RNAcentral holds the full RNA, with entries from ENA. This is a predicted structure of a 346-nucleotide part of an RNA (small-subunit ribosomal RNA, central domain) from an uncultured bacterium. Rfam family: Bacterial small subunit ribosomal RNA. Gene Ontology terms of the family: ribosome and structural constituent of ribosome.

[in-house]
Context: one part of a larger RNA
RNA sequence: UUGGGUUUAAAGGGUGCGCAGGCGGAUCGGUAAGUCAAUGGUGAAAAUCUAGUGCUUAACAUUAGACGUGCCAAUGAUACUGCCGGACUAGAGUGAGAGCGACGUGAUUGGAAUGUGAUGUGUAGCGGUGAAAUGCGUAGAUAUGUCACAGAACGCCGAUCGUGAAGACAGGUCACGAGCUCUUGACUGACGCUCAUGCACGAAAGCGUGGGGAUCAAACAGGAUUAGAUACCCUGGUAGUCCACGCUGUAAACGAUGAACACUCGUUGUCGGGCAGUGAUGCUCGGUAGCUAAGCGAAAGCGAUAAGUGUUCCACCUGGGGAGUACGAUCGCAAGGUUGAAACUC
Numbered sequence: 001u002u003g004g005g006u007u008u009a010a011a012g013g014g015u016g017c018g019c020a021g022g023c024g025g026a027u028c029g030g031u032a033a034g035u036c037a038a039u040g041g042u043g044a045a046a047a048u049c050u051a052g053u054g055c056u057u058a059a060c061a062u063u064a065g066a067c068g069u070g071c072c073a074a075u076g077a078u079a080c081u082g083c084c085g086g087a088c089u090a091g092a093g094u095g096a097g098a099g100c101g102a103c104g105u106g107a108u109u110g111g112a113a114u115g116u117g118a119u120g121u122g123u124a125g126c127g128g129u130g131a132a133a134u135g136c137g138u139a140g141a142u143a144u145g146u147c148a149c150a151g152a153a154c155g156c157c158g159a160u161c162g163u164g165a166a167g168a169c170a171g172g173u174c175a176c177g178a179g180c181u182c183u184u185g186a187c188u189g190a191c192g193c194u195c196a197u198g199c200a201c202g203a204a205a206g207c208g209u210g211g212g213g214a215u216c217a218a219a220c221a222g223g224a225u226u227a228g229a230u231a232c233c234c235u236g237g238u239a240g241u242c243c244a245c246g247c248u249g250u251a252a253a254c255g256a257u258g259a260a261c262a263c264u265c266g267u268u269g270u271c272g273g274g275c276a277g278u279g280a281u282g283c284u285c286g287g288u289a290g291c292u293a294a295g296c297g298a299a300a301g302c303g304a305u306a307a308g309u310g311u312u313c314c315a316c317c318u319g320g321g322g323a324g325u326a327c328g329a330u331c332g333c334a335a336g337g338u339u340g341a342a343a344c345u346c
Stems, first nucleotide, its partner, number of pairs: 004317003007300002012314001014201004021194003025088001027086005033081002035077003039073004048066007091191001092188003095184006103177007110154001114150008125136002162169002206247006216240001220236004258313006266291011295302002319346003328339004
């Protein structure tokens, strides 16, 4: 390479868009590039195979034929693929009419809680723990009332719910923007699927500049615990946590399950539409969950949202350690990321 695989054994890229490439609905006509057929040319000799011949045989030598799977040319065939042209509507998209949501961006606004400040009442404790202590408090704390300020997060509703490509998204309102579903079957007429490189997005932490700083809290300090305690517990507390702009580009980025299409017994919920019915409800399309038939699977399990049956395209795997390391390259302000070995060893 062939082959076999990728939920959990090694293996699905974090996610999307998408050029090249690969693959591609149904129909008619043309063409004849691929494809198929027969013909001619060429395909050195030796070697190989078959049948002989010559050395007494064999090895060896030699003659003829085969072979030479290929290439070239011209001829023919036209099912399939390609190419060209016409026409189609089932894929894809557009329009119209309904609807849906924590989808995004910006602005604005609300109450509870927390902390702080001011002030009133009030007096000896408060806080914290397994128990304590550090800490706070007669310069009046904690508690409780009033006023004010600040920043961050949004209780109930709330769900086995919903939206988004993923990351993710939740107080209210407004503006702008995007998406999806259903109904209709008006329009376009294969415009599609996938996608190496590429581009964009991408939790948390981290980085740069400037703000902000209530809470919580790496580091740090103290108190405990302990043989020790660079921890777990407690009292404090700085980066950070928040905002704007820029970078970083990684996660158990998980459904540990790539995308698309078709096909395959039932049943119970639920979310959003449509149709029918007075209604209970039924049918249907699109999501989201539970149990299962067949089938699959090493099993656990999966089971129309497949891990079943098939097709197309991409990514990835090939014993453990060494190692996601070294070196090189490349990206980054850095931290580090991406790519990614070998010796050796079991």

Model confidence (mean pLDDT): 88 of 100.